[in-house]
RNA sequence: GCCUGAUUAGCUCAGCGGUUAAGAGCAUUCGCCUUACACGCGAGGGGUCGUAGGUUCGAAUCCUACAUUGGGCA
Numbered sequence: 001g002c003c004u005g006a007u008u009a010g011c012u013c014a015g016c017g018g019u020u021a022a023g024a025g026c027a028u029u030c031g032c033c034u035u036a037c038a039c040g041c042g043a044g045g046g047g048u049c050g051u052a053g054g055u056u057c058g059a060a061u062c063c064u065a066c067a068u069u070g071g072g073c074a
Base pairs, nucleotide, nucleotide: 001073002072003071004070005069006068007067010026011025012024013023018057028044029043030042031041032040050066051065052064053063054062
């Protein structure tokens, strides 16, 4: 330098153009339970969907560039 995968919550991930406000597990906060802790149960907070453009009536999702990162080739 070229090809290719990935980028969504603190962490690991789902989501494959449509309704509503983007979800799950773990973590975290509060409550219940317990003498207490753990486990268990209930509730909550936390996201500019990597950045910037474009396509579309509508984009996390499609396209382009860039950034970061993994793999391959030279």

RNAcentral holds the sequence, with entries from ENA. Transfer RNA from a marine sediment metagenome, 74 nucleotides, folded computationally. The prediction has a mean pLDDT of 80.